[in-house]
RNA sequence: GAUAGAGGUUGCGUCUUUUAUGAUUACUUUUUAAGAGGUGUCAGGCAUCAGUGAGGGAAAAGGAAAGGGAAGGACGCCGAAAGAGAGGAGUUCCUGAGACUCUGAUUUUGGGCAUACGGUUAAGAGCCGUAUGACUGUCAUCAACGGAUGGAGAGCUAUC
Numbered sequence: 001g002a003u004a005g006a007g008g009u010u011g012c013g014u015c016u017u018u019u020a021u022g023a024u025u026a027c028u029u030u031u032u033a034a035g036a037g038g039u040g041u042c043a044g045g046c047a048u049c050a051g052u053g054a055g056g057g058a059a060a061a062g063g064a065a066a067g068g069g070a071a072g073g074a075c076g077c078c079g080a081a082a083g084a085g086a087g088g089a090g091u092u093c094c095u096g097a098g099a100c101u102c103u104g105a106u107u108u109u110g111g112g113c114a115u116a117c118g119g120u121u122a123a124g125a126g127c128c129g130u131a132u133g134a135c136u137g138u139c140a141u142c143a144a145c146g147g148a149u150g151g152a153g154a155g156c157u158a159u160c
Base pairs, nucleotide, nucleotide: 001160002159003158004157005156008078011077012076013075014074015073016072017071018070019069027062028061029060030059031058032057037049038048039047040046041097042096043095044094045093081109082108083107084106087103088102089101090100091099092098110136111135113133114132115131116130117129118128119127120126138151139150140149141148142147
């Protein structure tokens, strides 16, 4: 260097089906008492709707979806993958800001679990980050009877 392989309290990811939540919601329609503003993310423009009643309130009727969760299935896999992220491209009426999507130099993490704190979230679910704890795979050193300590996946094992 090439090929093959091992970690497992759901090992990792992608797609998909069902399902609960989302939801006494958004949104639409009608009624109603008041009555002047509203919409296009924000500011300035511009456009547009509005006393033939804006927007909000109250009442009634109708009434979703996405992201995220759970269970199942298929597929690809063992840096599986996940986090951070300079920069680049695109979308958002125009300009600036912002937001979102895609991409991404570089960088961190062996793996899952529990607890605490923080973040994300509609959520007390789930996920992400940090710290701590024990567990587990692997290698090294010490010990050789259990074991102890340390390292990191750019690692470890086998074959060539």

This is a predicted structure of a 160-nucleotide RNA (Lysine riboswitch aptamer) from a mouse gut metagenome.
The RNAcentral record of the sequence draws on MGnify.
Model confidence (mean pLDDT): 78 of 100.
Rfam family: Lysine riboswitch aptamer. Rfam describes the family as follows. Riboswitches are metabolite binding domains within certain messenger RNAs that serve as precision sensors for their corresponding targets. Allosteric rearrangement of mRNA structure is mediated by ligand binding, and this results in modulation of gene expression. This family includes riboswitches that sense lysine in a number of genes involved in lysine metabolism, including lysC. The family has 47 seed sequences and 3,224 matches in Rfam 15.1.